The RNA shown here (SAM riboswitch aptamer (S box leader)) has 107 nucleotides and comes from Sporolactobacillus putidus. Rfam family: SAM riboswitch aptamer (S box leader). Its family is annotated with regulation of gene expression in the Gene Ontology. The coordinates come from a structure-prediction model, not an experiment, and the mean pLDDT is 78.
RNA sequence: CUCUUAUUCCGAGUAGGCGGAGGGACAGGCCCGAUGAAGCCCGGCAACCGGCCGAACAAGGCACGGUGCUAACCUGCAGGAGAAACUGCUCUUCUGAUUGAUAAGAG
Numbered sequence: 001c002u003c004u005u006a007u008u009c010c011g012a013g014u015a016g017g018c019g020g021a022g023g024g025a026c027a028g029g030c031c032c033g034a035u036g037a038a039g040c041c042c043g044g045c046a047a048c049c050g051g052c053c054g055a056a057c058a059a060g061g062c063a064c065g066g067u068g069c070u071a072a073c074c075u076g077c078a079g080g081a082g083a084a085a086c087u088g089c090u091c092u093u094c095u096g097a098u099u100g101a102u103a104a105g106a107g
Stems, first nucleotide, its partner, number of pairs: 001107008013042001016041003022032003026076004043070003048066003051062003072099001077096007
């Protein structure tokens, strides 16, 4: 990097420290940011893999190790319903898909 499967509902610092201008994946919007962005550390959350408890390859639990997260801002493609309008394409809402992200496995 590619493929497969699962998740993307909830949860986690309203005043922690360092840091200094950027960030919200991409595009278009819109927004956050010196009343301090990214990043790092600490804290916290969760429980995907391993481990442990459990008579058990069960349920359930612990949170020790490996990750992860600390909340995918809205739309983006297709279809259903409704509204406005009447040849012009707009708005609202629902469902599915795509894309992105994470884990585990395979190449």